């Protein structure tokens, strides 16, 4: 000085308070409306899904390939191209949609440049 994400910015300063941004709950109208088969169901989130192979019995893990989908960079701008990422956490038997109205959150994690100081 930049990127990712709602995660910034003001006053305070042991707390914590706004303002922006973002998230869940919540009516008429609408929609859904049942039952069986291992299976409760719901929510941030871009993070779904399919193949193989392996564990072990399975709805799960691991491992490689791709994918729904973002994300950065190039570009006037799309499209192309490049280069990544496609995770993980909650709620707890409950939650469509939703005006009023309630409740929360505002974290982490990176990459360049200058200076200073130490190491090899």
């Nucleotide at each position: 000085c930049g990127c990712u994400u709602a995660a910034u910015c003001g006053u305070g300063c042991a707390c914590a308070c706004g303002a922006g941004c973002c998230g869940g709950g919540g009516a008429c109208c609408c929609a859904c409306c049942u039952c069986a088969c291992a299976u409760g169901g719901g929510g941030u989130g871009a993070a779904u899904c399919c193949g193989c192979g392996g564990g072990c019995u399975g709805u799960c893990c691991c491992g490689c390939g791709g994918u729904a989908g973002g994300g950065c960079g190039c570009c006037u701008u799309u499209c192309c191209c490049g280069c990544c990422c496609g995770a993980a956490c909650c709620c707890g038997u409950c939650a469509g949609c939703u005006a009023a109205c309630c409740c929360g959150g505002u974290c982490a994690g990176c990459g360049g440049u200058u200076g200073u100081g130490g190491a090899a």
This is a predicted structure of a 120-nucleotide RNA (c-di-AMP riboswitch aptamer (ydaO/yuaA leader)) from a soil metagenome. The RNAcentral record of the sequence draws on MGnify. Rfam family: c-di-AMP riboswitch aptamer (ydaO/yuaA leader). Rfam describes the family as follows. This family represents a conserved RNA structure found upstream of the ydaO and yuaA genes in Bacillus subtilis and related genes in other bacteria.